The prediction has a mean pLDDT of 87. Predicted 3D model of a 349-nucleotide part of an RNA (small-subunit ribosomal RNA, central domain) from a metagenome.

[in-house]
Context: one part of a larger RNA
RNA sequence: CUGGGCGUAAAGGGAGCGUAGGCGGAAGAGUAAGUUAGGAGUGAAAUGUACCGGCUCAACCGGUAACGUGCUUUUAAAACUGCUUUUCUUGAGUAUGGAAGAGGAAGAUGGAAUUCCAGGUGUAGCGGUGGAAUGCGUAGAUAUCUGGAAGAACACCAGUAGCGAAGGCGGUCUUCUGGUCCAAUACUGACGCUGAGGCUCGAAAGCUAGGGGAGCAAACAGGAUUAGAUACCCUGGUAGUCCUAGCUAUAAACGAUGGACACUAGAUGCUGGAAGCAUUGCGCUUUCAACGUCGAAGCUAACGCAUUAAGUGUCCCGCCUGGGGAGUACGCUCGCAAGGGUGAAACUC
Repeated sequence: CUGGGCGUAAAGGGAGCGUAGGCGGAAGAGUAAGUUAGGAGUGAAAUGUACCGGCUCAACCGGUAACGUGCUUUUAAAACUGCUUUUCUUGAGUAUGGAAGAGGAAGAUGGAAUUCCAGGUGUAGCGGUGGAAUGCGUAGAUAUCUGGAAGAACACCAGUAGCGAAGGCGGUCUUCUGGUCCAAUACUGACGCUGAGGCUCGAAAGCUAGGGGAGCAAACAGGAUUAGAUACCCUGGUAGUCCUAGCUAUAAACGAUGGACACUAGAUGCUGGAAGCAUUGCGCUUUCAACGUCGAAGCUAACGCAUUAAGUGUCCCGCCUGGGGAGUACGCUCGCAAGGGUGAAACUC
C1' cells in the first nucleotide's frame, strides 16, 4: 500500500420518531478552506544508500550526491469538494377532488353457545376412557321445556383477501382520530436520506392496587397407566386469563434477510384506483400503487434468491471474528420484585 463478512455457517438493533454527525438534485456567478502546479526557507551532525578517494586489502577513515515522502511561506490555477449568492423543478412537501381498509381510542348495543339459579315434565342412571376408576345422581342427576343471572369470545361472511412502523388488528352502530393510494392542476423551491446518544411504542407470561370471575386452566388434589410415573389419559381445581390505573421491556419480537435511492428479461394471479374501447351487460386493453406464485441473466459453498434480490451500484446506521467457560462473574445502571441492559477473564479443547 492492498485486502473480509452478517437468509441457513459467528453476525441486522423488536419497531418507529428524531438530536449531533455522515452523505446529498440541476444551472450560473463569486471565493479560494480542501485540492493541484511552481518558487523560497527549513527539515542539525553522525548513522544508512550510491559513487569517488586514503591506509598493501578489509574493517576503518575522508569527500560528493541523492534521500529526508514533512512543515512554514509565497505566486498561480479554478475542474472537483466546501463556503457565499442568484435561479430551476425532476427529489421532498402543501392545497383540491375521489377511493379502499379487522389501522387506533372512547361509548353504546346484538345473537348463538357455556355455566349457574328458580320452576315444570320425568326416572335411574349420567359422565368419562384404549379399557376403567375417581367424580355427579333417589336430598331426584343426565335428558327436555320455560323464565332469570353472569362473564368471556365473536360461528357463517373469511380469502395464498385487507390495514398497520413493528408488536399486532375480526359481531354491529356512533363519535373522535392516524396513515396509505389514485387523478388532474396549482403552489413552496432541495425544505432530502440515514441516524451514535435520546425519546416513544412494544405479544405472551409476570408484578402492584382496585374491580370482575362464565368457560378454560400453571400450581395442587384424587383416579388410572406403569417396574416406577413427581408425566402423557381422566375427574376436580387456585393463581391467571377479563376491566381500570401503573410497572415490566423480553420472544424462533422471523422474511432467522436494517433503512433510502437508482438501474437490470419475461410469465401469471390477486387487491385498490384511473383512463380508453366495447357494450347494456359484468368483458377487453393500457397505466399507477400494494400483496403473491413461477422464472432468464446475474449472484450463491450449496440450498436457493431473482424488479418485494440474496443481482448491479451509491449513502448512512447496527453487528461478527473458533467451541466451551457465558450472556456467566465483577462493576455500573434500570426495576417494587422477577429480572433487564452493558459485559469479561482464568482455565480448557